[in-house]
């Protein structure tokens, strides 16, 4: 740097001891011990392997295989349109607070 995927699903013990959820702003989580790290066990099925079909694809099985994960939708958001609301103006042009849709940034996690 490409491509896929991110509304599903799955926790206990043991160290340690203070922040932490990637940044922004929120909003949460934590001394009733959080994030971490270690063990164990567990989702899941990207990749690998098997297995069955059939055309270069699909389907299945969790396998002493390689990875990932186990608070909140990737916790919500940023940036674009678009729909609704609420004020103003009217020739023509605007402003506000808040929800939902669409697509983007960004991140994460495979696989090259």
């Nucleotide at each position: 740097c490409u491509u896929a995927u991110c509304g599903a699903g799955a926790g206990c013990g043991g160290c340690g001891g203070a922040g932490g959820g990637a940044c922004u702003g929120g909003c949460c989580c934590g001394a009733c011990g959080a994030u971490g790290c270690c063990g164990c066990a567990g989702c899941a099925a990207c990749c690998g392997a098997c297995c069955c079909g059939u055309c270069c694809c699909g389907g299945g099985u969790g396998c002493a295989g390689g990875u990932g994960c186990u608070a909140a939708c990737u916790c919500c958001u940023g940036c674009a349109g678009g729909a609704g609301c609420c004020c103003a103006u009217u020739u023509g042009a605007g402003g506000g607070a808040u929800u939902c849709c669409u697509g983007g940034a960004a991140g994460a996690u495979a696989a090259g």
SAM riboswitch aptamer (S box leader) from a soil metagenome, 112 nucleotides, folded computationally. RNAcentral holds the sequence, with entries from MGnify. Its mean pLDDT, the model's own confidence on a scale to 100, is 84.